[in-house]
RNA sequence: GCGGGAUUAGUUGAGUGGCUCAACAUCACCCUUCCAAGGUGAAAACACGGGUUCGAAUCCCGUAUCCCGCU
Numbered sequence: 001g002c003g004g005g006a007u008u009a010g011u012u013g014a015g016u017g018g019c020u021c022a023a024c025a026u027c028a029c030c031c032u033u034c035c036a037a038g039g040u041g042a043a044a045a046c047a048c049g050g051g052u053u054c055g056a057a058u059c060c061c062g063u064a065u066c067c068c069g070c071u
Base pairs, nucleotide, nucleotide: 001070002069003068004067005066006065007064010024011023012022013021018054026042027041028040029039030038047063048062049061050060051059
């Protein structure tokens, strides 16, 4: 230099154009003599910049970081 893959709550993952989902973690309440465990609820995310579309996490282009291969 070329090709391919990955990037989504604090963490790990799901999500084939129409609501952003789950587990663990966090916080509040309940339960318990207290703690742990358990129950209910809440907050929290689409790497960045453009484009296409009535509508984009999803399609297209570019950039960044990481991984793999080629040279």
The RNA shown here (transfer RNA) has 71 nucleotides and comes from a Clostridia bacterium. The coordinates come from a structure-prediction model, not an experiment, and the mean pLDDT is 83. The sequence is in RNAcentral, with records from ENA and MGnify. It matches the Rfam family "tRNA". Its family is annotated with triplet codon-amino acid adaptor activity in the Gene Ontology. RNAcentral records the identical sequence in 2 taxa. Taxonomically the source falls in Clostridia (Bacteria, Bacillati, Bacillota).